[in-house]
This is a predicted structure of a 61-nucleotide RNA (Fluoride riboswitch aptamer (crcB RNA motif)) from Pseudorhodoplanes sinuspersici. The source organism's lineage runs through Bacteria, Pseudomonadati, Pseudomonadota, Alphaproteobacteria and Pseudorhodoplanes. Rfam family: Fluoride riboswitch aptamer (crcB RNA motif). Its family is annotated with positive regulation of gene expression and response to fluoride in the Gene Ontology. The sequence is in RNAcentral, with records from Rfam and Ribocentre. Its mean pLDDT, the model's own confidence on a scale to 100, is 76.
């Protein structure tokens, strides 16, 4: 110079940030649940936890 491996690097994980963790993907992961189908209904800002944000109850001032 070259070839070959590993590694780092991307990105997702049912609405918003911000840290760890786990878990998946290579164009694919990912796109909630109930209702025989429609009509209608439910739960939740996580994948997990732990802040803030917004939003709901309930209870105190």
């Nucleotide at each position: 110079a070259u070839c070959g491996a590993u590694g780092a690097u991307g990105g997702g994980g049912a609405u918003g940030g911000a840290g760890u963790c786990c878990c998946c993907c290579g164009a694919a992961a990912c796109u909630g649940c109930c209702g025989c189908a429609g009509a209608g209904g439910c739960u939740g800002a996580u994948g997990a936890c732990u802040c803030c944000u917004a939003u709901c109850g309930c209870g105190u001032u």